[in-house]
Context: one part of a larger RNA
RNA sequence: GAGUAACGAUAAUGCGGGUGAGAAACCCGCACGCCGAAAACCCAAGGUUUCCUGCGCUACGCUAAUCGGCGCAGGGUGAGUCGGCUCCUAAGGCGAGGGCGAAAGCCGUAGUCGAUGGGAAACAGGUUAAAAUUCCUGUACCGCGUAUUACUGCGAUGGGGGGACGGAGUAGGCUAGGCCAUCCGGGCGUUGGUUGUCCCGGUUCAAGCAUGUAGGGAGUGUUCUUAGGUAAAUCCGGGGACACAAUCCUGAGGUGUGAUGACGAGCUCCCAAGUGGAGUGAAGUGGUUGAUGCCAAGCUUCCAGGAAAAGCCUCUAAGCUUCAGGUAGUACGUGACCGUACCGUAAACCGACACAGGUGGGUGGGGAGAGAAUCCUAAGGCGCUU
Numbered sequence: 001g002a003g004u005a006a007c008g009a010u011a012a013u014g015c016g017g018g019u020g021a022g023a024a025a026c027c028c029g030c031a032c033g034c035c036g037a038a039a040a041c042c043c044a045a046g047g048u049u050u051c052c053u054g055c056g057c058u059a060c061g062c063u064a065a066u067c068g069g070c071g072c073a074g075g076g077u078g079a080g081u082c083g084g085c086u087c088c089u090a091a092g093g094c095g096a097g098g099g100c101g102a103a104a105g106c107c108g109u110a111g112u113c114g115a116u117g118g119g120a121a122a123c124a125g126g127u128u129a130a131a132a133u134u135c136c137u138g139u140a141c142c143g144c145g146u147a148u149u150a151c152u153g154c155g156a157u158g159g160g161g162g163g164a165c166g167g168a169g170u171a172g173g174c175u176a177g178g179c180c181a182u183c184c185g186g187g188c189g190u191u192g193g194u195u196g197u198c199c200c201g202g203u204u205c206a207a208g209c210a211u212g213u214a215g216g217g218a219g220u221g222u223u224c225u226u227a228g229g230u231a232a233a234u235c236c237g238g239g240g241a242c243a244c245a246a247u248c249c250u251g252a253g254g255u256g257u258g259a260u261g262a263c264g265a266g267c268u269c270c271c272a273a274g275u276g277g278a279g280u281g282a283a284g285u286g287g288u289u290g291a292u293g294c295c296a297a298g299c300u301u302c303c304a305g306g307a308a309a310a311g312c313c314u315c316u317a318a319g320c321u322u323c324a325g326g327u328a329g330u331a332c333g334u335g336a337c338c339g340u341a342c343c344g345u346a347a348a349c350c351g352a353c354a355c356a357g358g359u360g361g362g363u364g365g366g367g368a369g370a371g372a373a374u375c376c377u378a379a380g381g382c383g384c385u386u
Stems, first nucleotide, its partner, number of pairs: 013031006032383004040363004046343002050341001051075006060068002080141002082339003087118002092113003098107003122139005142335011153320002158315004166302004172295003177289005183202005188196001204262002208257004215250004219244008228236002263284001266280005303306001349358002365377004
């Protein structure tokens, strides 16, 4: 230089009360303002205690601080069903033997790993200062083991089926959600009016089990035969005969049950008066609109012809055949280990910072609108730390 520039989005604050040595900034209340396809909520990655409570204010916070993602201490993450592990494979990795190579090593068969994919099963309500599909209440479901009853050809690392998949386009049926009415409870105006076609609030509920609908798909059953499916096959595939017009598979939603339950506006009571606790508890129906969600990996169409493997079903081989094993029912038992707090378009992740940057997926209400645009707004969250 200079007590100058700056104090990091121009979304915005004001008042009253509290605490305190001290309050523009902390807490409570009222009013105002801002976001609302987000500046709300849920998950993944990443972070790793930042979560909650008590006590603090040197430093950190671009100011102050009684406050804090700061300091100190204590507390907090509960699972057969959510995710992982366990089962399966993709790209890719490793790779017994093997091939190659001065060496190091490179390639690669069998195999073994490897999710971002396939694969069993749980919902609703309540509860904590902080966890919940994990605890509690109620109602369920799945796998495995043992015992028992009934029936019985069982058996795989092999065969077959299935799993099993592209782009574009389209009609329909539904539901979530919304809106209106009905019903229930309350109100009648501290300015003139408001008993009315008035105003305010509520009108909610899952998995499972039963039924098997709109719709979609396949002709179906019996039997004979068979150079194929590396062996076998009653299975699959090829060929023939007969019978039947229906049958089978799939399938949202709805309805019933679940629910004589839960929740529920409000009301009552209690108190250490706080964002507290306890009790009680009305109505709980109809119409309309309507998805980008479900039926549906459907259907139609096109050429560029659109993962694999296991679980699952079925067939036999070796073998076993008084057994073992299989199927169905019932009962009992069992289900370990790891993650689970909190942030997560951000002051907690990546950017040296409490940085106007970057960050994958899901939900995404109302009015106007073609719309997830835009403006206003609900729930919810904020007013961006001079």

This is a predicted structure of a 386-nucleotide part of an RNA (large-subunit ribosomal RNA, domain III) from a marine sediment metagenome.
The coordinates come from a structure-prediction model, not an experiment, and the mean pLDDT is 84.